[in-house]
Context: one part of a larger RNA
RNA sequence: GGCGCAUGGUGGAUGCCUCGGUCUCGGGAGGCGAUGAAGGGCGUGGACGGCUGCGAUAAGCCCGGGGGAGCUGCAAACAAGCGUUGAUCCCGGGAUCCCCGAAUUACCAUACGCUGAAUCCAUAGGCGUAUGGGGCGAACCCAGGGAACUGAAACAUCUCAGUACCUGGAGGAAAAGAAAGCAAACGCGAUUCCCUUAGUAGCGGCGAGCGAACAGGGAACAGCCCAAACCGCGGAGGUCUUCCUCUGCGGGGUUGUAGGGCCUCCCACAUGGGAGUUACAAAGUGGCCUGCUAGCCGAACCGUCUGGAAAGUCGGGCCAAAGAGGGUGACAGCCCCGUAGGCGAAAGCGGAGCCACCUCCCGGGAGGUACCUGAGUAGGACGAGGCACGUGGAACCUUGUCCGAAUCCGCGGGGACCAUCCCGCAAGGCUAAAUACUCCCCGAGGACCGAUAGUGAACUAAGUAGGGUGACCGAAAGGUGGGAAGAACCCCUGCUAGGGGAGGAGACUGAACCUGAAACCAUGCGCCUACAAGCGGUCGGAGCCCUAUGGCUCGGCUUGCCGAGCAAGGGGUGACGGCGUGCCUUUUGCAUAAUGAUCCGGCGAGUUACCGUCAUCGGCGUAAGGUUAAGGCCCUCCGGGCCGAAGCCGUAGGGAAACCGAGUCUGAACAGGGCGCCAAAGUCGGUGGCGGUAGACGCGAAGCUGCACGAUCUACCCAUGGCCAGGGUGAAGCGCGGGUCAAACCGCGUGGAGGCCCGAACCCACUAGGGUUGAAAACCUAGGGGAUGAGCUGUGGGGAGGAGUGAAAGUCUAAUCAAGUGCAGAGAUAGCUCGUUCUCCCCGAAAUAGCUUUAGGGCUAGCCUCGGGUCACUACGCACCGGGGGUAGAGAGACUGAAUUGGGUUGGGGCCCUUCGCCGGGUACCCUCCCGAACCAAACUCCGAAUACCGGUGCGACUACCCCGGGAGUCAGUCCGCGAGGGAUAAGCUUCGCGGUCGAGAGGGAAACAACCCAGACCACCUGCUAAGGUCCCUAAGCGACGCUCAGUCACAAAGGAGGUGGAACUACUGAGACAGCCAGGAUGUUGGCUUAGAAGCAGCCACCAUUUAAAAAGUGCGUAACAGCUUACUGGCCGAGUAGUUCCGCGCCGAAAAUGAUCGGGAGUAAGCGUCGCACCGAAGCAGUGGGUUGUCGGAUUCCUCCGGGAAUCCGACAGCGGUAGGGGAGCGCUGUACGCCAGAUACAAGCCGUACCGAAAGGAACGGUGUCGGGGCGUACAGGUGACGAUGCCGGAAUGAGUAACGAUAAAGCAGGUGAGAAUCCUGCUCGCCGAAAGCCUAAGGGUUCCUGGGGAAGGUAAAUCCGCCCAGGGUUAGCCGGUCCCUAAGGCGAGGCCGAAAGGCGUAGCCGAUGGACAGCAGGUCAACAUUCCUGCGCCACCGGUGUGGAGCGAUGGGGGGACGCCGACCGUAGGGUGAGGGGACGGAUAGAAAUGUCCCUCGCCUCCGGAAGGGGCCGCCGUAGGCAAAUCCGCGGCACCCAGGCCCCAACCGGGGGACAACGGCUACGGCCGGAUGUCAUCUGAAAGUCGGCCAAGAAAAGCCUCUCAGCGACGAAGCACCGGUGACCGUACCGCAAACUGACACAGGUAGGCGAGGCGAGAAGCCUAAGGCGCUC
Repeated sequence: GGCGCAUGGUGGAUGCCUCGGUCUCGGGAGGCGAUGAAGGGCGUGGACGGCUGCGAUAAGCCCGGGGGAGCUGCAAACAAGCGUUGAUCCCGGGAUCCCCGAAUUACCAUACGCUGAAUCCAUAGGCGUAUGGGGCGAACCCAGGGAACUGAAACAUCUCAGUACCUGGAGGAAAAGAAAGCAAACGCGAUUCCCUUAGUAGCGGCGAGCGAACAGGGAACAGCCCAAACCGCGGAGGUCUUCCUCUGCGGGGUUGUAGGGCCUCCCACAUGGGAGUUACAAAGUGGCCUGCUAGCCGAACCGUCUGGAAAGUCGGGCCAAAGAGGGUGACAGCCCCGUAGGCGAAAGCGGAGCCACCUCCCGGGAGGUACCUGAGUAGGACGAGGCACGUGGAACCUUGUCCGAAUCCGCGGGGACCAUCCCGCAAGGCUAAAUACUCCCCGAGGACCGAUAGUGAACUAAGUAGGGUGACCGAAAGGUGGGAAGAACCCCUGCUAGGGGAGGAGACUGAACCUGAAACCAUGCGCCUACAAGCGGUCGGAGCCCUAUGGCUCGGCUUGCCGAGCAAGGGGUGACGGCGUGCCUUUUGCAUAAUGAUCCGGCGAGUUACCGUCAUCGGCGUAAGGUUAAGGCCCUCCGGGCCGAAGCCGUAGGGAAACCGAGUCUGAACAGGGCGCCAAAGUCGGUGGCGGUAGACGCGAAGCUGCACGAUCUACCCAUGGCCAGGGUGAAGCGCGGGUCAAACCGCGUGGAGGCCCGAACCCACUAGGGUUGAAAACCUAGGGGAUGAGCUGUGGGGAGGAGUGAAAGUCUAAUCAAGUGCAGAGAUAGCUCGUUCUCCCCGAAAUAGCUUUAGGGCUAGCCUCGGGUCACUACGCACCGGGGGUAGAGAGACUGAAUUGGGUUGGGGCCCUUCGCCGGGUACCCUCCCGAACCAAACUCCGAAUACCGGUGCGACUACCCCGGGAGUCAGUCCGCGAGGGAUAAGCUUCGCGGUCGAGAGGGAAACAACCCAGACCACCUGCUAAGGUCCCUAAGCGACGCUCAGUCACAAAGGAGGUGGAACUACUGAGACAGCCAGGAUGUUGGCUUAGAAGCAGCCACCAUUUAAAAAGUGCGUAACAGCUUACUGGCCGAGUAGUUCCGCGCCGAAAAUGAUCGGGAGUAAGCGUCGCACCGAAGCAGUGGGUUGUCGGAUUCCUCCGGGAAUCCGACAGCGGUAGGGGAGCGCUGUACGCCAGAUACAAGCCGUACCGAAAGGAACGGUGUCGGGGCGUACAGGUGACGAUGCCGGAAUGAGUAACGAUAAAGCAGGUGAGAAUCCUGCUCGCCGAAAGCCUAAGGGUUCCUGGGGAAGGUAAAUCCGCCCAGGGUUAGCCGGUCCCUAAGGCGAGGCCGAAAGGCGUAGCCGAUGGACAGCAGGUCAACAUUCCUGCGCCACCGGUGUGGAGCGAUGGGGGGACGCCGACCGUAGGGUGAGGGGACGGAUAGAAAUGUCCCUCGCCUCCGGAAGGGGCCGCCGUAGGCAAAUCCGCGGCACCCAGGCCCCAACCGGGGGACAACGGCUACGGCCGGAUGUCAUCUGAAAGUCGGCCAAGAAAAGCCUCUCAGCGACGAAGCACCGGUGACCGUACCGCAAACUGACACAGGUAGGCGAGGCGAGAAGCCUAAGGCGCUC
């Protein structure tokens, strides 16, 4: 280390529980609000953080009722109290009720009154009073607007859908509603809702899809009022006024078989009758009765035993109109609360009915007359919308534009239109019920959930924590015990951490608390393991350890248990050996190096509704019926029963229809034909399969649309502020000089321009390196670019989603951008991917065809399955017989076509020769023709098989075929053999045909290897026989015979090559002596001729003769300059038997070079290689044998049912089958709940959990032991489902691995000593060292919000530790007339009375108001607390207002006029504040050599205020007259004129001088260590130099308003204005701590980033650069 067992830890599954949730039913209520709501904020308790209650009368106050002993909420303890003089508590009524919020002193409407413009009256307008409105609320309702995804397999009409959403409005309901309606009957008679008609009629790219109405059955029922004619009264106007017109009120009147008015006539009439609170006219009141808002009564039990506890057991009782339910220490009718049944209200609220009061109403007919009966209407045209109806033949309804009637002898409608007929009477209004919904209250229930479920939320802090700028998003988290009895006391320890005793029935119930699984982490024990290889198993197995839920024996005995022993067997482990490449998914095919998964636990996917179809079961029917729907009635705890034929299906079909009908249609037909009859069964339910419509098996888009939220980031713009060290260059202009007639021009100087130059701050982001699970979701380091400009930046503001913004990159619009973000439509859609959960049994595919905007998707067919039917040589196989064919092959004198060659010559052409010309000649060229030879073809055929196919007959086999119906899956195939096309007669290529395998197929062989060879696995066996293939070892099995091979060929390979070797055939030579070798010869003419410098056999050309010979080339090769020389052919000799060659066959050889080491599987092999033959053997899940299971068929037996035909179940036997993916069919197991029946259980029982060697074919099941300590459970049958998990980069939680690994966040740095403490590198103190120092110091805005100070703490936070902290606890701390803000002003911009505009919401905007980043505006110094100070204290000042006194002596006076406020950039001058330095002065140290002293070192020498006075200097102003402009007035301003420009005066700035006052340094002394006291020298020189001021230059020409000054209006003022002086008084509210370049802001962090403004010292230096330092601050938390 592995496996096993045991014991623990961790963790929080499982079981059980439930104050919570969820759905349904019944009832109630259906609103609240200016009498201030909903919802909040803040308060409120003795102490109080949260919830609840309440409101400054604050967990409450008062009254009435209930109730009756305790009480001060959740919520304990403490403190303090209350209560039988009736508290707390419950109900009703009242009082109080802070602030925000409609939020309201406003606004709108209506009425009335007053007032009142242009404009006389009047009107508009204004003002006032009164009443109402306003806002909120879950759904339902009506109305104004109104999408898109989606569907149509694309898409535009269409659909989704008038849906989502936005908006207005109303009610408890809303809307609709009393016919200008339906209809076509013998008509009906408002509206609404349900059933039905009906998925019908219709509409519809006649696609997808949309989809009525009438009639019928029910629920509920209810009808009315005006306008007008006419009459009367009043008012106004006209005026030709016994009149006309208009108008208010009253009467009258309300209709379609028309009605009414008016006139005439007739009848009738009130002590009576009728109606009424929802309409019809309008208010109701009281009584009876009854209900709601608190409550009350309410039967009946004791003992024993066990136990901690009795409700259990046992024994004996009782009640029941009550045995629903809950609680009580285990299971309770009789203990408690309740339950059945009864009872009850001072007060408030409600109600059907009745009574009383009250209120209102009461005419009809006949005749005449022609007065009335709803006008920009009906209707028409055009454009739209609504109607189921999409423009259609399109009626009907509504109306944006334009036209525009009739008047009862009239008008509208009946689906174009017309006629006839019928129905109705528009252009005014009201109207209950039946219907819809549930934020809320009460009651009841559930085959609903039970803490990952059920609401998001069961919980002392859930719409919480937390995230986001915001809209918005949004968790986790339940259980001690009967009772806190929640552990007194003792011990260990620094400890309130943790642990051990004790206590308690019990603590493994100890508060991180019921049960307590798994992953994971430990400890102990058994076995194994240190030279051994791998899917980790399985089969065999030595050894070691152990002995049970079984068996036997023995013993004990309360006969059913306990104990012991034994054997076989079994359990644990297991060296070693055989075989063996996970799972899922997807694929032709995966160990694949293709997908997914770290592990464990829990959750996690074909459901439901309606419609249809098929099967099955049931009811009724089969003698033609079956069935209800809505609804009603009845009973009821749940739930059901009955009624209800409207309607539906069936009973008859045919036809387009009229129509006819066992027929009918077609047709001239009586014909023929089609569809029917003959042959007849259905229907309503339950269940199951499948389909359709719905999200429809689950998860998943990118996207589309609507409505909101965002410009705190960023881009641009607007307004108002701020910032830019220093250095350089030297434009224009100007001056002088030169120059010119004058200019121009030139030089010098002056000057100080510039999208100028260099370079910090600041801004940017070019390069490199680093970083890349970062320090950082964009940074760091070193460099880089711009840096007076189109610059950068603060604050406030504007515009936004097909929109903004954009010096333009599709950039940016909050870490998001080719269309932001949130929510919604919404479960969009996804022909795509992934996933889809228990078992067994039977069968079992496809990867093809046709069509397809189709090709990875579909539909139909094919192939599979299940049920039913037919049962016939139907299908299938073989044999024989009979057929047609045009393939393989073959052919060419049989066509079409292609193509090679020889000869011939006809003809034509080319070329050459000849030629004066005409002729002519040649030709190894081309074509045609003829003859000959040899050939080719998928689209040639004179021919032509084998097979296949069709038909027939026979045999075999025995239902395999076929038909009907339900359900599928399959449409990516793969390799191999054969036949072909494409390709290159390439591909593990591609496309077909035939067959096979794999696919979906295991086993054996091929080393390994889906496809190849053999062979098709129901299970078991330590049986046998074989197949392919094998038999030396690995490794089961072999021998013999004859040959071949020498290459380790065997055991990759080609063209090609070779005296390898064996065999065969043939040819030539050979005893007349071959072949090879050796010996010898190999000569002569001649150096052949030519050529050549030369050429002699041998450069080259020509010729290649002859002679001697046994033989010898005018020469085979070498060689020479040329000869020479060597050699060959050829010949003889020696030798003595075969020699040479060609072709074919077998086996070998070469050809043969690649990257880690390998082409027999290895060893090895000369047979164990190769060929042939023989006989054996091995070898598989094949075949056989034995046993068993299961399915089918058949036979038999038994039982049961039967409509009698038969059917079902069980058992036995026989025969046959039983590989299997997609898929079909069948049978079961388990989980949760329900109903019924049954069962165990208190000595301890169930579930759950842990375990075991038992049972079953499986899913699974029992029994026993342990745990579990009261919470329930189990078995059987049937039913119902949120019913089975390993996978979805699944979801949630837990635990591992990586790993004691990386890291611990700037490399500015620490060291020592002391202190504290249980403990110190880190805390405190001291000393030394280091770092920053235009900051890493100081101030301040924003932002943050107690972090500040003091004391204490040590869980967590702090990247380790910590005694420490920005952490935790407690206490404390922020003091203002003059600092900032408000009570002042206005900018951009915002809001916006009236107003204008707009479907609504709303938009714009005048007056006005708001709005600082700007204007205006009165305080300085010192001291002081642990923590604040321009705030407190001290001192000295100042501002405003009020009052008084005095003075003064005529003006004052505004929301109005005028002035002013009031503004750019750049540069120069000036020299202030400030700063520096030096000298002087004060002081400390130091002091050679005794003292003093000196050179010397160091420190200090600071600085304020206001006022008064003086004042150098600088700047500005000043008088008079007139006046028509400044919306009135003006003495002001403007304009015009005149005068003065000296002095003086006034105002502003202000160096400087004088006066008054306070405190302060070094240093010294003291100290309680916090501090206190003493201490005055304080002068001069010089350098630099903000601000203010002044001046200059330039073009881009540089806020507003108020304060302030002045002028007058109204008005006030000699009864005394303004001004001035003094005295007195008043001076509110908010901020003020602390951080503030950062550990406190913004970046998820104590984060190397970011963050506006002010101060910012010294040396060197131009400098704010850089380096080093001061003050001050730090050493960056391992």